The RNA shown here (Lysine riboswitch aptamer) has 172 nucleotides and comes from a Bacillota bacterium. The coordinates come from a structure-prediction model, not an experiment, and the mean pLDDT is 81. The model forms 98% of the base pairs in the Rfam consensus. The sequence was found by an Rfam model in a public genome assembly.
RNA sequence: UCUAUGGAUAGAGGCGCAUUUUUCAUGAGUCGCUUAAGGAAGGGUUGCGGGCCCAAUGCACUUAAGUUAAAGGGGAAGAUGCCGAAGGGGUUGAAUGCCGUCACAUUCGCCGCCUGGUUGACUGGUGAAUAACCAUUCAACUGUCGCAUAUUUGCGGAGAGCUAUCGGUAGA
Numbered sequence: 001u002c003u004a005u006g007g008a009u010a011g012a013g014g015c016g017c018a019u020u021u022u023u024c025a026u027g028a029g030u031c032g033c034u035u036a037a038g039g040a041a042g043g044g045u046u047g048c049g050g051g052c053c054c055a056a057u058g059c060a061c062u063u064a065a066g067u068u069a070a071a072g073g074g075g076a077a078g079a080u081g082c083c084g085a086a087g088g089g090g091u092u093g094a095a096u097g098c099c100g101u102c103a104c105a106u107u108c109g110c111c112g113c114c115u116g117g118u119u120g121a122c123u124g125g126u127g128a129a130u131a132a133c134c135a136u137u138c139a140a141c142u143g144u145c146g147c148a149u150a151u152u153u154g155c156g157g158a159g160a161g162c163u164a165u166c167g168g169u170a171g172a
Base pairs, nucleotide, nucleotide: 001172002171003170004169005168007166008165009164010163011162014083016082017081018080019079020078021077022076023075024074032067033066034065035064036063037062038061042054043053044052045051046103047102048100049099050098086115087114088113089111090110092109093108094107095106096105097104116142117141118140119139120138121137123135124134125133126132144157145156146155147154148153
């Protein structure tokens, strides 16, 4: 000096990611509550069973009048942490929802299972929603590396990646 193989530090992609505070609209004249009339035996607690509570001193439900929220999600501004940021998935673990085998929902953890990132579209799911989010598929844009190239561009790979610097080990 070259090759191979580990490590440490610092960075890049851009409508970049996540959390959080304030505020605005939506949610909604809705849920709920009160009164009156009708009604006539059920109703509530996630589903099912049990327990508990309410109900002939009138349940559910319907109509009319009065009153009237909140959560999740969204826009704007700010702050914080960052670049597997993060988002999913699961024959997964735990906790919570009155109790219970089970189911469902929410939250936290595990995994090298999937996704480089953004935007849009069909379908499906959640949702009050034509918002937003999630999943498959498709398309476009973009970053990175490799190969090819008439250097225009094309094809392919994945973040356990890529770039920069420092240093360790082994070989020539």